[in-house]
Overview:
A computed fold for a 113-nucleotide RNA from Jeongeupia chitinilytica, annotated as Glycine riboswitch aptamer.

RNA sequence: ACGAGCCUCUGGAGAGCCCCGGCGUGCAUCGCGCAUGCACCGGCCGGGCACCGAAGGCGAAAGGCGUUCCAUCAGGAACGCUGAAACGCUCAGGUAAAAGGACAGAGGAAGGA
Repeated sequence: ACGAGCCUCUGGAGAGCCCCGGCGUGCAUCGCGCAUGCACCGGCCGGGCACCGAAGGCGAAAGGCGUUCCAUCAGGAACGCUGAAACGCUCAGGUAAAAGGACAGAGGAAGGA
C1' cells in the first nucleotide's frame, strides 16, 4: 500500500395517530358500591383487519463458466458455481417521536485474518 469484519461520527426511505377485548389512568353521576357511564395525542397485554420493505430470513429466469456423459462431430443432456439484489415473498421486523435501519461518506485500532 491493502484492508472482509470491528469501533466512533455524519447522512439515511416506506407504511394505521384503524378496530375489538382485558388491565391501567382520568373525569362525571348517585343508589356511595371498588357501582355505572364517558374519555385516553401515543400506558401495558392479547386478538383482528389493512399496509410497508432497508435488520435478519427465504425464493429466482435468460445468459456465462466448470465437470461428467452422449454424439450422426452440427451439437445435446445432467450436475455444480455464477447470475443474486436496492428484484420477488413478507416468516421475522416495522407503520407519531425516539429507537432500529440496508446502504453511503469520513476517521480509528487491530490484523494478514
The model forms 90% of the base pairs in the Rfam consensus. Its mean pLDDT, the model's own confidence on a scale to 100, is 76. The source organism's lineage runs through Bacteria, Betaproteobacteria, Neisseriales, Chitinibacteraceae and Jeongeupia.